This is a predicted structure of a 353-nucleotide part of an RNA (small-subunit ribosomal RNA, central domain) from Ziziphus jujuba.
Its mean pLDDT, the model's own confidence on a scale to 100, is 82.
Context: one part of a larger RNA
RNA sequence: UCAGCCUCAUGUGCGCAUCUGUAGGUGGCUUUUUAUGUCCGCCAUCAAAUCCCAGGGCUCAACCCUGGACAGGUGGUGGAAACUACCAAGCUGGAGUACGGUAGGGGCAGAGGGAAUUUUCGGUGGAGGGGUGAAAUGCGUAGAGAUCGGAAAGAACACCAAAGGCAAAAGGACUCUGCUAGGCCAACACUGACACUAAGAGACGAAAGCUAGGGGAGUGAAAGGGAUUAGAUACCCCAGUAGUCCUAGCUGUAAACGAUGGAUACUAGGCGCUGUGCGUAUCGACCCGUGCAGUGCUGUAGCUAACGUGUUAAGUAUCCCGCGUGGGGAGUACCUUCACAAGAAUGAAACUC
Numbered sequence: 001u002c003a004g005c006c007u008c009a010u011g012u013g014c015g016c017a018u019c020u021g022u023a024g025g026u027g028g029c030u031u032u033u034u035a036u037g038u039c040c041g042c043c044a045u046c047a048a049a050u051c052c053c054a055g056g057g058c059u060c061a062a063c064c065c066u067g068g069a070c071a072g073g074u075g076g077u078g079g080a081a082a083c084u085a086c087c088a089a090g091c092u093g094g095a096g097u098a099c100g101g102u103a104g105g106g107g108c109a110g111a112g113g114g115a116a117u118u119u120u121c122g123g124u125g126g127a128g129g130g131g132u133g134a135a136a137u138g139c140g141u142a143g144a145g146a147u148c149g150g151a152a153a154g155a156a157c158a159c160c161a162a163a164g165g166c167a168a169a170a171g172g173a174c175u176c177u178g179c180u181a182g183g184c185c186a187a188c189a190c191u192g193a194c195a196c197u198a199a200g201a202g203a204c205g206a207a208a209g210c211u212a213g214g215g216g217a218g219u220g221a222a223a224g225g226g227a228u229u230a231g232a233u234a235c236c237c238c239a240g241u242a243g244u245c246c247u248a249g250c251u252g253u254a255a256a257c258g259a260u261g262g263a264u265a266c267u268a269g270g271c272g273c274u275g276u277g278c279g280u281a282u283c284g285a286c287c288c289g290u291g292c293a294g295u296g297c298u299g300u301a302g303c304u305a306a307c308g309u310g311u312u313a314a315g316u317a318u319c320c321c322g323c324g325u326g327g328g329g330a331g332u333a334c335c336u337u338c339a340c341a342a343g344a345a346u347g348a349a350a351c352u353c
Base pairs, nucleotide, nucleotide: 004323005322007306011321013204024197025196026195028091029090030089031088034085037083038080039079040078041077042076043075044074045073046072052068053067054066055065056064057063094194095191096190097189100185101184102183106180107179108178109177110176111175112174113157117153118152119151120150121149122148123147124146128139166171209250210249211248212247213246214245218244219243224238225237226236261320262319263318264317265316266315269298270297271296272295273294274293275292276291277290278289279288302309303308326353327352328351336345337344338343
């Protein structure tokens, strides 16, 4: 370069662009200016040899000689003005702001609640209880288990609950209050391209892990015991430390998944659900038809190696970014950067098939 990235190797975990502006690339409609790119004419130049074409010379050929370019680059000069760029002016469809509504486990903080579990105190009671495929370890006459009443603690919030809603992703659900962010709809008032993407940098980022201080009910790596077994460093059982929870920091990774980057436009339908409008209807609520935004199922054309996807595209196109280039070696070694460490990021080769 070509052709690719759901599953074959291949989409960054994720959004943001703010304070003064990330850089860069790309960019709506109309008119004007200039002439940057672009296009046309002319001039100069791009050594010779080589390559190509025509002719000629060695008996032919290789080889050699003569002539000629085409195409293209650079510079100068004269033009063209559709596109691109620039200048100036305008527009409203993209984008945004304001006004009116609205749904929501969106975020942060505070307060309150009940069920369950465990422990503890007291009462009743008196021999088992627990556990398993079957058992045993462990618990219990120093009174367990069961049951009733009181108290304490920590963690998680049954039903509602849904193929349902929210958030950039990670994620988020007992109830109430305060603060706060975003979305959607409607009406059309305002600004007037202010937009898209985004290397680098910075923000957030499950679980596990680390540091310091709390907390510790249940659960539970490790370590221990009982079983099973040929063995059993396991699966099962008993008990159990770190952790799990909170506060302040660090780490920065996941099959961080829709294994599908973002934006815009276009391209058959059918059936749901959520939010919000309009029409119709009605005393009113439904019902029925329809618009926008989201979320699902099915499916045409198309695409795909097939599976499948299919207006929420993996279809048809444009713009920008990231990434891959046979399997293993290997996400390893080494260097560097970051980290308290664990490690993370970057990331080969020899060799081998």
It matches the Rfam family "Bacterial small subunit ribosomal RNA". Rfam links the family to the GO terms structural constituent of ribosome and ribosome. The organism belongs to Ziziphus, within Eukaryota. The full RNA is in RNAcentral, with records from SILVA.